This is a predicted structure of an 89-nucleotide RNA (SAM riboswitch aptamer (S box leader)) from Saccharopolyspora montiporae. Model confidence (mean pLDDT): 84 of 100. The organism belongs to Saccharopolyspora, within Bacteria.

RNA sequence: AAUCCAUCCCGAGCGGCCGAGAGAUCUGGCUCGUCGACGCCGCAGCAACCACCCGCCGUGGCAGGUGCUACCGCCAGGACCGAUGGAGC
Numbered sequence: 001a002a003u004c005c006a007u008c009c010c011g012a013g014c015g016g017c018c019g020a021g022a023g024a025u026c027u028g029g030c031u032c033g034u035c036g037a038c039g040c041c042g043c044a045g046c047a048a049c050c051a052c053c054c055g056c057c058g059u060g061g062c063a064g065g066u067g068c069u070a071c072c073g074c075c076a077g078g079a080c081c082g083a084u085g086g087a088g089c
Stems, first nucleotide, its partner, number of pairs: 003087006013043005021032003026077004044069003048066003052061002073081001
């Protein structure tokens, strides 16, 4: 890596740089974007899983390892679909 398991309801933004698209892919919509989106960097924040702690079976604490911080994975259809965590070689 393949594979397996779990989740995709809720939660969380500011600054700098870049410059036209972005929301995984296809189709049909819808929304965001020069009042600078998306992306990258810095700081901050959130708290899903693992770790640690309390507890005893909680709607707990913490923020170490990952992750995440528009819209129900934006909605719908299709799929051997996608993303994240843990296990695993």